[in-house]
Context: one part of a larger RNA
């Protein structure tokens, strides 16, 4: 290499645009490259096979076929795949009209709450624990009442609800701005599908510069607890959580399940639209379409389960895997300005 396979055994790129390349409706004409046939020339000799001869056999020799699956020329076939030309409407797109949405960016806005100031009331505690203590308070604290101040994050609705390609989005107004669902009628006419590199987006955390800090809180400090306690409990506390801009590129980044098409019983519950019936309207009730959940038949699974959102039946094209450890390490290589990350690619030795 075939081969088997990746939801939990080793195995889906975190996620998307998209080059090259592979694959790609329905008819009609044409080529005749690929594919099918014939005929022709080559495929050297030795070897390999088959027959037959010679050395006492036998290795070995010798002689004939065969065969060398291959390559060229040549004359046809034209179903299939290609190429050309032309035509087509279902895929794809585009439009008209209509709906939901924490989809993005930017700005201004609002209340509850914590913390601090200041001020009034007011007295001896409060705070914490399993029980303490550290801490805070007679310089008046805790409670309570006005007033400011200032970051943050946005209770209830709030939902196995919705939006997004995934990271992810939830107080309210604006303005810009992406996708997407139904209705319908017209219009381009295969324009599609995947997609090696490439580009771009990714939570947390952490990295640069500036700026901001109410609350939390790695480290740090103290107080406990313990045999010890570099911890869990408590009291405190800097980075960091926040915000510009700029890098990092990584998660159990999980549905542990790559993308798109078709096709396979159903039974419910939801969000979005559309039609039908019925009505005074609505609400119910029936049916389409798309989304999102749940249970279930065939089928599949090693089993668990999965099961029209498949782990069913197939067709494309990516991407990975291939006993455990050593090891996602050395070494080179390349990306990061840098500090640092530890990304990508990637071993043996040696051991079970």
């Nucleotide at each position: 290499c075939u081969g088997g396979g990746c939801g939990u055994a080793a195995a889906g790129c975190g996620c998307g645009c998209g080059u090259a390349g592979g694959c790609g409706g329905g008819c009609u004409a044409u080529u005749a490259a690929g594919u099918c046939g014939g005929g022709g020339g080559u495929g050297a000799a030795a070897u390999c096979c088959c027959g037959g001869g010679g050395c006492u056999c036998a290795a070995c020799c010798c002689c004939g076929g065969a065969a060398c699956u291959g390559c060229c020329c040549u004359c046809g076939a034209u179903a299939c795949u290609g190429g050309u030309a032309g035509u087509c409407u279902u895929g794809a797109g585009u439009u008209c009209g209509u709906g939901a949405g924490a989809g993005g960016u930017g700005a201004g806005c609002g209340g509850a709450a914590u913390u601090c100031c200041a001020g009034g009331u007011g007295u001896a505690g409060a705070g914490g624990u399993g029980a303490a203590a550290u801490u805070c308070g007679u310089a008046g604290a805790u409670a309570u009442c006005u007033g400011g101040a200032g970051g943050a994050a946005c209770a209830c609705c709030g939902g196995c609800g919705g939006c997004g390609a995934a990271a992810g989005c939830g107080g309210c107004u604006c303005a810009c701005u992406g996708g997407u669902g139904c209705c319908a009628u017209a219009c381009u006419g295969a324009c599609g599908c995947u997609g090696a590199g490439g580009c771009g987006c990714g939570a947390a955390a952490g990295c640069g510069u500036g700026g901001g800090u109410a609350g939390c809180a790695a480290a740090c400090a103290g107080g406990a607890u313990u045999a010890g306690a570099u911890a869990c409990c408590c009291u405190g506390g800097u980075a960091g959580u926040c915000c510009a801009c700029g890098c990092c590129g990584u998660a159990a980044a999980c549905g542990a399940u790559g993308a798109a098409u078709a096709c396979u019983a159903g039974a419910u519950g939801u969000g979005a639209g559309g039609g039908g019936a019925a009505u005074c309207g609505a609400c119910c009730c029936c049916c389409c379409u798309u989304g999102u959940g749940u249970c279930g038949c065939a089928g599949c699974u090693a089993a668990c389960g999965c099961a029209u959102u498949a782990a069913g039946u197939a067709u494309u094209c990516c991407g990975c895997c291939u006993g455990g450890g050593g090891a996602g390490u050395a070494c080179g290589g390349u990306c990061g300005c840098a500090a640092g990350a530890c990304u990508c690619u990637a071993a043996a030795a040696c051991u079970c």
Small-subunit ribosomal RNA, central domain from an uncultured prokaryote, 352 nucleotides, folded computationally.